[in-house]
RNA sequence: GGGCCAUUGGCGCAGUUGGCUAGCGCGCUUGUAUGACACACAAGAGGUCACUGGUUCAAGUCCAGUAUGGCCCA
Repeated sequence: GGGCCAUUGGCGCAGUUGGCUAGCGCGCUUGUAUGACACACAAGAGGUCACUGGUUCAAGUCCAGUAUGGCCCA
């Protein structure tokens, strides 16, 4: 230098043909229970879906570029 893949809450990941008010597990907060803790149960907070544009009535999802990381080739 070229090619491919990934980027979604604190962490690990889903999201099937664009219709989503973006979910799951763990973690976190509050409550119930306990002498107390853990477990369990109930409720809740937490996300500019890497960034910038484009297409569309509508984009996490499609297109282009940029950035970061990984793999391969030279």
The RNA shown here (transfer RNA) has 74 nucleotides and comes from a Phycisphaerales bacterium. Lineage of the source: Bacteria > Pseudomonadati > Planctomycetota > Phycisphaerae > Phycisphaerales. It matches the Rfam family "tRNA". Rfam's curators write: Transfer RNA (tRNA) molecules are approximately 80 nucleotides in length. Rfam links the family to the GO term triplet codon-amino acid adaptor activity. By type it is a transfer RNA. The sequence was found in a public genome assembly.